[in-house]
Context: one part of a larger RNA
RNA sequence: GGGUGAACGCUGGCGGUGUGCCUAAGGCAUGCAAGUCGAAUGGUCUAUUCAUUUAGACCAUGGCGAACGGGUGAGUAACGCGUACAAAUCUACCCCUAAGAGGAGCAUAGUCCCGAGAAAUCGGGAGUAAUUCUCCAUAGUUCCGAAAGGAUAAAGGAUGUAACUAUCCGCUCAGGGAGGAGUGUGCGUUCUAUCAGCUUGUUGGUAGGGUAACGGCCUACCAAGGCUAUGACGGAUAUCGGCUCUGAGAGGAGGAUCCGACACAAUGGGACUGAGACACGGCCCAUACUCCUACGGGAGGCAGCAGCUAGGAAUAUUGCGCAAUGGACGAAAGUCUGACGCAGCGACACCGCGUGAGGGAUGAAUGCCUUCGGGUUGUAAACCUCUUUUAGCCCCCAUAUAAGGGGCAGAAUAAGCAACUACUAACUACGUGCCAGCAGUCGCGGUAAUACGUAGGUUGCAAGCGUUACCC
Numbered sequence: 001g002g003g004u005g006a007a008c009g010c011u012g013g014c015g016g017u018g019u020g021c022c023u024a025a026g027g028c029a030u031g032c033a034a035g036u037c038g039a040a041u042g043g044u045c046u047a048u049u050c051a052u053u054u055a056g057a058c059c060a061u062g063g064c065g066a067a068c069g070g071g072u073g074a075g076u077a078a079c080g081c082g083u084a085c086a087a088a089u090c091u092a093c094c095c096c097u098a099a100g101a102g103g104a105g106c107a108u109a110g111u112c113c114c115g116a117g118a119a120a121u122c123g124g125g126a127g128u129a130a131u132u133c134u135c136c137a138u139a140g141u142u143c144c145g146a147a148a149g150g151a152u153a154a155a156g157g158a159u160g161u162a163a164c165u166a167u168c169c170g171c172u173c174a175g176g177g178a179g180g181a182g183u184g185u186g187c188g189u190u191c192u193a194u195c196a197g198c199u200u201g202u203u204g205g206u207a208g209g210g211u212a213a214c215g216g217c218c219u220a221c222c223a224a225g226g227c228u229a230u231g232a233c234g235g236a237u238a239u240c241g242g243c244u245c246u247g248a249g250a251g252g253a254g255g256a257u258c259c260g261a262c263a264c265a266a267u268g269g270g271a272c273u274g275a276g277a278c279a280c281g282g283c284c285c286a287u288a289c290u291c292c293u294a295c296g297g298g299a300g301g302c303a304g305c306a307g308c309u310a311g312g313a314a315u316a317u318u319g320c321g322c323a324a325u326g327g328a329c330g331a332a333a334g335u336c337u338g339a340c341g342c343a344g345c346g347a348c349a350c351c352g353c354g355u356g357a358g359g360g361a362u363g364a365a366u367g368c369c370u371u372c373g374g375g376u377u378g379u380a381a382a383c384c385u386c387u388u389u390u391a392g393c394c395c396c397c398a399u400a401u402a403a404g405g406g407g408c409a410g411a412a413u414a415a416g417c418a419a420c421u422a423c424u425a426a427c428u429a430c431g432u433g434c435c436a437g438c439a440g441u442c443g444c445g446g447u448a449a450u451a452c453g454u455a456g457g458u459u460g461c462a463a464g465c466g467u468u469a470c471c472c
Base pairs, nucleotide, nucleotide: 001472002471003470004469006468007467008466009465010464013353014352015351016350017349018348019346020345021311026309027308028307030306031305032304035064036063037062040061041060042059043058044057045056046055047054071264072263073262080189081188082187083186084185085184086183089181090180091179094177095176096175097174099172100171102136103135104134105133111126112125113124114123115122116121142151143150144149156169157168158167159166190236191235192234197227198226199225202224203223204222205221206220207219208218209217239261240260241259242258243254244253245252246251266287267286268285269284270283289300290299291298292297317343319342320341321340325339326337327336328335329334356386357385358384359383367376368375369374392408393407394406395405396404416461417460418459419458420457422441423440427456428455429454430453431452437444438443
């Protein structure tokens, strides 16, 4: 000198764009943050109708979604990340290609009846539907097999019609694509030797199991290997990268916001469902904590958005809207969306604008200094002419809002902070008297202090200015 997610002191006009718990991954009241589909299905209720007609709400089954989006950085020194490759894999929705969708059946929720319980919730009986479930048939392509041969599938709905045909949305099998995911390898990736030896599923093989898939991933048997001074093992610290800051560069430092990846969801463990999870707002178990209880037993998880509390030098509203972008579902209308878009708060940062412009000497008054002559404040003010940004008031357009445009009055509504011995731009007076105090360094102060305090003046920066902390 530059920088900051900053804080503190004094001060503070406006706008735009960003940004805002760095500490306790401490604990959380309350509300919201993931639903949707009646064009899959059965029913209940309300209104309506000649009519199980029409419209709507709701319960349950079923489908898709809930594995995305959002948060945090505790753990992790690791194929975690980055980069470049690789082969033994899977992939819902989407796109392309080809073929098919025949027949039969058993249940069950909701519902009704009965019962248990304080509640959470649960049990028995009757009976019902489906794009729920099961069986048979068919099997070119698919899988197993050397071959012969064997194995595996489906579901309907809407519009329309007198009915079929038809159209659309779906369904099944197979192949391909796109995007996504899993796996392996080379190289790179902090400090420590006052950590020198580490390892028994350990290293390899055979066989089997398991997985979507390779593999000690797991098991049995066999062999005795494997790693290490190019630092194994242990300890400490730490998410990683794109990037950011600085620097001429090489480097050094950082990893907030934004983007990609990983990990986590009170702590530890486990599986289920599913194309995908070992699953933040799913389930089970254990633990700690909190709450309810009729003491028998139950409920909960803000590192989602707000908000509260604690901690701290310190960090915001229990706001509005789905209008835009994006997502889920739906044929669509649409519904949901604290993602997102907006608004609110904070000079926290950067940028822009303003606090007036031109003229104006008797160099007015005041203040300060003075050698008492004057000097300085100072064209500064007054005064004259002009303008109206911002703020204020009125109107218009657009918009879910906000932003935007036109008009009115009036110089009106708007300047501070730090410093002034040297480094370092800027000096005098008074007060104080090694006191009170200053100070980044050297050092000032003990009776004329340009260094302390006040005033005038000056210098610098300016809606900011200083101080502190940290990085280059």